[in-house]
Context: one part of a larger RNA
Formats: sequence, structure tokens, C1' cells
RNA sequence: CUGGGCGUAAAGCGCACGUAGGCGGUCACGUAAGUCGAUUGUGAAAUCCCCGGGCUCAACCUGGGAACUGCAUUCGAAACUGUGUGGCUAGAGUACGGGAGAGGAAGGCGGAAUUCCCGGUGUAGCGGUGAAAUGCGUAGAUAUCGGGAGGAACAUCAGUGGCGAAGGCGGCCUUCUGGCCCAGUACUGACGCUCAAGUGCGAAAGCGUGGGGAGCAAACAGGAUUAGAUACCCUGGUAGUCCACGCCCUAAACGAUGAGGACUAGAUGUCGGAGGGGUCUGCCUUUCGGUGUCGCAGCUAACGCGUUAAGUCCUCCGCCUGGGGAGUACGGCCGCAAGGUUGAAACUC
Repeated sequence: CUGGGCGUAAAGCGCACGUAGGCGGUCACGUAAGUCGAUUGUGAAAUCCCCGGGCUCAACCUGGGAACUGCAUUCGAAACUGUGUGGCUAGAGUACGGGAGAGGAAGGCGGAAUUCCCGGUGUAGCGGUGAAAUGCGUAGAUAUCGGGAGGAACAUCAGUGGCGAAGGCGGCCUUCUGGCCCAGUACUGACGCUCAAGUGCGAAAGCGUGGGGAGCAAACAGGAUUAGAUACCCUGGUAGUCCACGCCCUAAACGAUGAGGACUAGAUGUCGGAGGGGUCUGCCUUUCGGUGUCGCAGCUAACGCGUUAAGUCCUCCGCCUGGGGAGUACGGCCGCAAGGUUGAAACUC
């Protein structure tokens, strides 16, 4: 060097874009760098290997041969890789026609509910629990009716439904905007795949400045419980939760399953299109693209996976190498901080 792995045993970067690099459809002709054959030179001796010889054998010594798998040179081959030229359309993309959608951003609007305020009715309780108490209430609460304020979230529809690369996205309307799917024609002509570095996005919590603050609620206070109760339960309650701008960059960021492509039985549900048929809203059938369940072969340590593979293969990237020490220390980089990222060793079992 080769050889093993990564759903749950150690191991897929949270996700995407993308530079270098790696890899790359089909036909013809050329070339000959890789590749293959041959030539010549070289590849010191010793060693190794083969056949002999010498010490009584062996180790050891020694003659000859082979080998030295390499490098250079020249001649040749042209299938494959590379490369040059010219084509092609099956990969990729563009245009035209339709379609679905909580995809994103901004602005506006709506109703239910909670809380608070004002007014009316009304009177002694309300609230809360396993039971209570703290708490609220005769300065009129709870309940109920009318009016008002304000903030946050959008019941039903709602669905292993939909959309998005992931994080994630759910009232209604408008504007702006990304992606996807289907049908068939035309066009470009390999323009592709992956991706170290790099760049962007990235739940919640947290941080900075300024707003906002209804409900909820870390911290905190009180009441209970208890041997104690720095908890679980109850009454309160501040950050925060919300908005704008700027940071942070983590997660059981999970399908614990990287991306792309090809191939390999089916059955059944559902979502979006298109075609055909029918007794025409409903049903049957074909097909493309999603999303589920079951299952053959195969795979797997088993569980299970099974055309949405964990099957059979190809390309590229990331990662793993006993447990603890430790995702720690030190250093670097990043951050306002919190901390993040990169990431050991001694020692120990």
C1' cells in the first nucleotide's frame, strides 16, 4: 500500500450553494500522454533463488546461472482512458400550454377567547385542592348584561394531507417572489455528478439597542405536603415569550439512514396531474410525480429493510478505530458575553 465499516454496536457534516480536485453519455476520424508488445543500454559486488564444489555434516566459504519485478532508448499496436476535430440526442437545460400547495417577504383586515377599565343588575361569598391554606371579596368580589382598551394566538376545516434543501410553514385579503408537477411540440447540444477550502441559511434558549407586554411563566415570594421539601400541588410573579435591527450557530438539527445515477416480484391506501372507457358527480383502467402500509427475492448479529432499500452496482464527499480521563486541557480561529469550533496527553480499567 491493499484488505473492514458508519439505521439501533464507534462512525453521515443540521441543510444548501459552490471553487480547486475526483468522476463523466453516444458516433466517426486523428493523435499516442496513460496502457500493451518487442529491441538496445543500464540495473556494481555481496545478499536472495537454482545447479554444482570445499571444511567428516551443518552453519560458513565458494564456482556458474537465474534474478534484480526498475529506469532510459528505439520500433510497433490502437481496444480502453486521456487529448484534438467534427457530429448526435437518450443525461442536463430553455421556451410555449396547463396544475396543486400552511414555500418565502411586506402591508392591510377579521372573529372567538383570556385579562384589565367604565357602567347596570345583584349579595356573601369566590377561588383553589387529595384535603386545605396563602390569595380575592361588604371600600360590593365571584356570577350576569352593555360599552371600551390592549396584546398574543388563529378552534372547526385538519388528513401516516400539502409545501420547503434543512431549520421549518396553518384565520382572511392584496402586492412582490422561489421551487415543484403534468402534457406535448420546438430549441441548445454533455452545458453533467460530487465537492476539501469558502459562502449563505439555520428551532428553542441566550445577548445588545429601542419598542411592546393580554395570557403564560425560569428566577423569586408566600401557602401546603414532608422527617426534611431549596421539588412535585396551590396563590402570586420578574426576565423571557411578541415587534424592529444586530449578534449567537447549538439540538434526540432524527428516517439516529450523505448526494447523484442505473438495475431488481407484487398488493393496497392516499395527494397532484394527464390519457382511455363507462350504466357519466360517485365507477373501471393506463401512465407520470409525491406520500404511507404490507410483502417476494436479496440483505441483516438480530430487530428489521425491502422500487422512498438497509437489495445489486458505479461516482464523489464526510466520518469511525476499546471504556473512562474528555468533547476536557493547551494553542489557534470566531463571539459583546454566554460560549462555539478545531481538539490532545499523563493516568486508569
The part of an RNA shown here (small-subunit ribosomal RNA, central domain) has 349 nucleotides and comes from a Steroidobacteraceae bacterium. Its Rfam family is "Bacterial small subunit ribosomal RNA". Its family is annotated with ribosome and structural constituent of ribosome in the Gene Ontology.